RNA sequence: CUUCUCUUUUGGCAAAACCAUCGCAAGGUGGCGACGCAAAGCUAUAGGGUCUAUGAUCUUAGACAGCCAGUUGCAAAA
Numbered sequence: 001c002u003u004c005u006c007u008u009u010u011g012g013c014a015a016a017a018c019c020a021u022c023g024c025a026a027g028g029u030g031g032c033g034a035c036g037c038a039a040a041g042c043u044a045u046a047g048g049g050u051c052u053a054u055g056a057u058c059u060u061a062g063a064c065a066g067c068c069a070g071u072u073g074c075a076a077a078a
Stems, first nucleotide, its partner, number of pairs: 002078002005075001012037002018031005035066001041071003047068002049064005
């Protein structure tokens, strides 16, 4: 420097439920809690897909990264 993997270190993240709060909603934030995760880090103006919609009136706005995907990274081994 590159590749690869869970068998291995230090550690890391935090599903659902519940409580509070924001939002019309999807859903977000914080607390609690662990279902799990080798990227469960980041990216929604790179792309696909899924979801919601007060209103408007045939187009528009919003959400999801723990759906696929893009991109970056730690340790061991080779």
Source information: This is a predicted structure of a 78-nucleotide RNA (c-di-GMP-I riboswitch aptamer). The model forms 94% of the base pairs in the Rfam consensus. Rfam family: c-di-GMP-I riboswitch aptamer. Gene Ontology term of the family: cyclic-di-GMP binding.